[in-house]
C1' cells in the first nucleotide's frame, strides 16, 4: 500500500429504502420467612464521523476513521 467484510442500547446480535428491536446485564414492583429463580414494568440509541442521492436513509453512493482476514 491493494482487495474483501465488519462498526447499531453497558455486552451480544436482530433489522438491506417508510425511520429501531431482541436476548441479557442495570432500575421498580409482584411473589417468598430471606436470597435466588419466575412474573410483570421501567430506562438505556447523534444507528463510527462527514459529505451526497431520495419525499423519506442504519439500509444506496463517495470519502474519512477504527476492527479483522487475505494479498504484496
Nucleotide at each position: 500500500g491493494g482487495u474483501g467484510c465488519c462498526g447499531u442500547a453497558g455486552u451480544u446480535c436482530a433489522g438491506u429504502g417508510g425511520a429501531a428491536g431482541a436476548a441479557u446485564a442495570u432500575c421498580c414492583g409482584a411473589c417468598u420467612g430471606u436470597c435466588u429463580a419466575u412474573c410483570g414494568g421501567a430506562a438505556g440509541g447523534u444507528c463510527a464521523c462527514g459529505g451526497g442521492u431520495u419525499c423519506g436513509a442504519a439500509c444506496c453512493c463517495c470519502g474519512u476513521c477504527g476492527g479483522c482476514a487475505c494479498c504484496g